[in-house]
The RNA shown here (FMN riboswitch aptamer (RFN element)) has 136 nucleotides and comes from an uncultured Thermomicrobiales bacterium. It was read from a public genome assembly, where an Rfam model found it.
RNA sequence: GGUGACCUUCGGGGCAGGGUGCGAUUCCCGACCGGCGGUAUGGCGUCCCGAGUGACGCCGAGCCCGCGAGCCGCGAUGCGGCUGACCCGGUGCGAUGCCGGGGCCGACGGUACAGUCCGGAUGGGAGAAGGUCGCC
Numbered sequence: 001g002g003u004g005a006c007c008u009u010c011g012g013g014g015c016a017g018g019g020u021g022c023g024a025u026u027c028c029c030g031a032c033c034g035g036c037g038g039u040a041u042g043g044c045g046u047c048c049c050g051a052g053u054g055a056c057g058c059c060g061a062g063c064c065c066g067c068g069a070g071c072c073g074c075g076a077u078g079c080g081g082c083u084g085a086c087c088c089g090g091u092g093c094g095a096u097g098c099c100g101g102g103g104c105c106g107a108c109g110g111u112a113c114a115g116u117c118c119g120g121a122u123g124g125g126a127g128a129a130g131g132u133c134g135c136c
Base pairs, nucleotide, nucleotide: 001136002135003134004133005132006131007130008129009128010127017029018028019027031116032115033106034105035067036066037065038064042059043058044057045056046055047054048052062104063103070082071081072080073079074078086102087101088100089099090098108119109118110117
């Protein structure tokens, strides 16, 4: 360093201001938010140096790929199914990722119709970090 088993900890953000109304963070104007892994033409750092189209590390996508939550079903410690949303221009060998612009999306139950409030949830969780033991 790799790998198997086990343990511990961590592991989601957001309606300001205003309108209507008996009543709305639910409607309307407007505001705000973006889980986890992957990908990497961007950024930062270190190193080599013959000065390069170099090597290595870290960060880097809500709408690209996959996962989780959620919902449904079943032969139910699990398995199967369903599960949102992006275009245009620029640069470039190459971009749905960079730069510029304009858009779009968001489980279930409750309630005046909810991505943002309350609730299931002091739950679950993709996974992240660390540790113990064994093996290579």